[in-house]
RNA sequence: GAAGCUGGCCAGACAGUCGCUGCCUGGCAACCCAGGGAGAGGAAAGUCCGGGCUCCACAGAGCAGGAUGCCGGUUAAUGGCCGGCCGCUAUAAGUCGCAAGACCCAAGGCGAGGAACAGGGCCACAGAGACGAGCGUAUUCAGUUACGGUGAAACGCGGUAACCUCCAUCCGGAGCAAGACCAAAUAGGCAGACAAUGACGCUGCUCGCCGAGUCUGCGGGUAGGUUGCUUGAGCGGACAGGUAACUGUCCGCCUAGAGGAAUGACUGUCCACGACAGAACCCGGCUUAUCGGCCGGCUCCGCCC
Numbered sequence: 001g002a003a004g005c006u007g008g009c010c011a012g013a014c015a016g017u018c019g020c021u022g023c024c025u026g027g028c029a030a031c032c033c034a035g036g037g038a039g040a041g042g043a044a045a046g047u048c049c050g051g052g053c054u055c056c057a058c059a060g061a062g063c064a065g066g067a068u069g070c071c072g073g074u075u076a077a078u079g080g081c082c083g084g085c086c087g088c089u090a091u092a093a094g095u096c097g098c099a100a101g102a103c104c105c106a107a108g109g110c111g112a113g114g115a116a117c118a119g120g121g122c123c124a125c126a127g128a129g130a131c132g133a134g135c136g137u138a139u140u141c142a143g144u145u146a147c148g149g150u151g152a153a154a155c156g157c158g159g160u161a162a163c164c165u166c167c168a169u170c171c172g173g174a175g176c177a178a179g180a181c182c183a184a185a186u187a188g189g190c191a192g193a194c195a196a197u198g199a200c201g202c203u204g205c206u207c208g209c210c211g212a213g214u215c216u217g218c219g220g221g222u223a224g225g226u227u228g229c230u231u232g233a234g235c236g237g238a239c240a241g242g243u244a245a246c247u248g249u250c251c252g253c254c255u256a257g258a259g260g261a262a263u264g265a266c267u268g269u270c271c272a273c274g275a276c277a278g279a280a281c282c283c284g285g286c287u288u289a290u291c292g293g294c295c296g297g298c299u300c301c302g303c304c305c
Base pairs, nucleotide, nucleotide: 001301003299004298005297006296007295008294009293010292012270013269014268015267016266017265018264020039021038023036024035025034026033027032041276045287046286048285049284050283051282052281053175054174055173056172065171066170067169068168069167070084071083072082073081074080085113086111087110088109089108094103095102096101114166115165119164120163121160122159123158131156135148136147137146138145179227180226181225182224189218190217191216192215193214194213201209202208234253235252236251237250238249239248240247241246271274
């Protein structure tokens, strides 16, 4: 320098105007107003795995069901990730060849990689015969002996578990519409008091009228409200340990929290002309979608020193 492979990061930029949802400060006690500051993603998606959190259940053992499955490590945990072994596979380079092609195959990619003398099932095409003892040819007194073109497997201790199965390990259920708190109106419940010797009501009192419930307390639920709610296995940097995944120490930072659901619109300038897409309890993964751009690593080859 070139080719191939692979990992990480960004996700139009800047300025102005008008809005929307929280927060802080002030004018106020409140409505409201002013100012300041914040306001979606690498996948917020699919809900496929694994955890946190919450409620319910739970002596112990077993069956059923589900998941996982080389070895070691990592982690809160995993079916994720990292390292190693083994197997399969692709291209360049290389070797052979006139060529077609074959061999050997870098970095890579993929692997549901326990067990096939516990048992059952199945074995395409080809082949006369394909699963467990038979078949074909030859041979022999005799299934007695020998051989067997095809095929992954042929006259057997064959193959297949991404077929059933066996073995080992693990797994309770439901999910923020979880759950917790406050709590009307109406109806109903329980307790007490009064009441046909007339309560309550008309009516503040007396008389009168009326005629069957009235009053108080408690407790549960509904509407509604509050909370759970975002400070967290958090993010960034430095150093240290480790091949790595990852971990530790120190310093710094706060980065949506709504509740029919805000995160938008317009204008101007510029460029490489902008993809997929929108939080709803929170994390770690996997998978899928994605215009483009930037930075690194590995291998092979060529050239120079």
About this RNA: Predicted 3D model of a 305-nucleotide RNA (Bacterial RNase P class A) from Nitrosomonas sp. The sequence is in RNAcentral, with records from ENA. Its Rfam family is "Bacterial RNase P class A". The family's RNA type in Rfam is ribozyme. The source organism's lineage runs through Bacteria, Pseudomonadota, Betaproteobacteria, Nitrosomonadaceae and Nitrosomonas. A source record names the gene rnpB. The prediction has a mean pLDDT of 80.